[in-house]
RNA sequence: GCAGAGUAGGAACCGGCGCGUUAAGUGCCGCUUGGACGGGGAGUUGCCAGGCGGACGAAAAGGACCCCUUGCGGUGCCGUUUCCGCAUCCCGCUGC
Numbered sequence: 001g002c003a004g005a006g007u008a009g010g011a012a013c014c015g016g017c018g019c020g021u022u023a024a025g026u027g028c029c030g031c032u033u034g035g036a037c038g039g040g041g042a043g044u045u046g047c048c049a050g051g052c053g054g055a056c057g058a059a060a061a062g063g064a065c066c067c068c069u070u071g072c073g074g075u076g077c078c079g080u081u082u083c084c085g086c087a088u089c090c091c092g093c094u095g096c
Stems, first nucleotide, its partner, number of pairs: 001096004009084004014079005019073003028054008039091004060070004
């Protein structure tokens, strides 16, 4: 000098267990608090989570009806597989 590995996190498929269908959740906007961000250091206007507020907004059907079944929801959590992925800066690691 060249090449490469590896994080948090995110997405999709499938499986399991739930929640809602008396509308919460999801998605969008604003404010605010906190957290994480390759092995080390720094770290954003990017990422994630909590709180408050705002606008928008829905798919139910059946049965033996305090319940169950089948659906529906840009629904929650967990797991498998695959894919994306250090914002950026400095140093390091592996191979040549």